This is a predicted structure of a 311-nucleotide RNA (Bacterial RNase P class A) from uncultured Dokdonia sp. It was read from a public genome assembly, where an Rfam model found it. It matches the Rfam family "Bacterial RNase P class A". The family's RNA type in Rfam is ribozyme. The organism belongs to Dokdonia, within Bacteria.

RNA sequence: AUCGCAGGUCGCCUUAUCGAUCACGUAACAUACGUGGUAGGAAAGUCCGGACACCACAGAGUAGCAUAGCGGCUAACGGCCGUCACCACUAGUAAUAGUGGUAGGACAAGUGCAACAGAAAGAAUGUACAGGUAAUGCUGUAGUGCAAUCAGGUAAACUCUAUGCGGUGCAAUGCCAAGUAUACUCGCAGUUAAGUGUUACUCGCACGUUGUGGGAGGGUAGGCAGAUAGAGAGGGCUAGUAAUAGCCGUCCCAGAUAAAUGAUAAGGGCUAUAUAUAGUACAGAAUCCGGCUUAUAGACCUGCUUUUUUA
Repeated sequence: AUCGCAGGUCGCCUUAUCGAUCACGUAACAUACGUGGUAGGAAAGUCCGGACACCACAGAGUAGCAUAGCGGCUAACGGCCGUCACCACUAGUAAUAGUGGUAGGACAAGUGCAACAGAAAGAAUGUACAGGUAAUGCUGUAGUGCAAUCAGGUAAACUCUAUGCGGUGCAAUGCCAAGUAUACUCGCAGUUAAGUGUUACUCGCACGUUGUGGGAGGGUAGGCAGAUAGAGAGGGCUAGUAAUAGCCGUCCCAGAUAAAUGAUAAGGGCUAUAUAUAGUACAGAAUCCGGCUUAUAGACCUGCUUUUUUA
């Protein structure tokens, strides 16, 4: 210098004019002015785990679902880190090393499956050669096939073992205001009832004391909260192989409610090409957070490795 693999960072910038929105302040009567802020590394997928809210708080069993070497981290996880084993590639004479991957418990608890090949694929079968018998695949070797006998393989085959799992979800939920009609109808039941009770079924438990399940009809659909100070971000030090944890300092960086976070102009950055010229990725919050997966023009950094060259 170059090829590849893995991990990480950034992913357009500045100025001017006008506009939208949130917070605070000053005015004031629903508006003006000032200051400050305003879409991501994935906001996507809705696949996991939680925070929070509500139901239950009386559960038990069955079903169902998830996980699977060993240890650690975390609020938790099906996540992450380390290590062991196995597999693949590369280097090496080899031992071994490096990089990457694994859905990594059990096949003597049971039931299945294996194309082709082979004589035959499970208590089935008898090809070739050899030996042997009164006779018989009776015995041995070979051939096909990852498997040919008290058999091996296969469990992201059914299953078994161990461990674990209550559910619904901000359209949760709570408060305020306003408003009406239960006058009707069809069932069930007579209180240890019917019926209801936030995964399904069974049992249990609770509510239910005139109740309960439907139909039809009527009223409301307005406002406030939840709602953004956090398992938060950044830097330094210490401990640790690491994930991560602790301590010290600094910072406050969306909160809309049908959806704001923008438009125009000029200049610049980066990329491609031959100056010009063209392009500037994937893509946009909706309760919030930690993961996983997927998409991504291009630039830069770190580690390992291949090839070549120079000293």